[in-house]
RNA sequence: GACCCCUUCGUCUAGAGGUUAGGACACCACUCUUUCAAGGUGGAGACACGGGUUCGAUUCCCGUAGGGGUCA
Numbered sequence: 001g002a003c004c005c006c007u008u009c010g011u012c013u014a015g016a017g018g019u020u021a022g023g024a025c026a027c028c029a030c031u032c033u034u035u036c037a038a039g040g041u042g043g044a045g046a047c048a049c050g051g052g053u054u055c056g057a058u059u060c061c062c063g064u065a066g067g068g069g070u071c072a
Base pairs, nucleotide, nucleotide: 001071002070003069004068005067006066007065010025011024012023013022018055027043028042029041030040031039048064049063050062051061052060
């Protein structure tokens, strides 16, 4: 330098045009317990960024950024 793939709560992930973006662990509160842990109930928390297509975009297209791979 060319081409390909990936980017979603703190972490790991589901969702592949339309219902409130779901789950696990972690975190917070309450409960339980003599206390801690475990258990139970509840809560907060995310679509990398910018444009385009569409009535509607996390999803499709283009570019940028970051990461990974193959080739040179």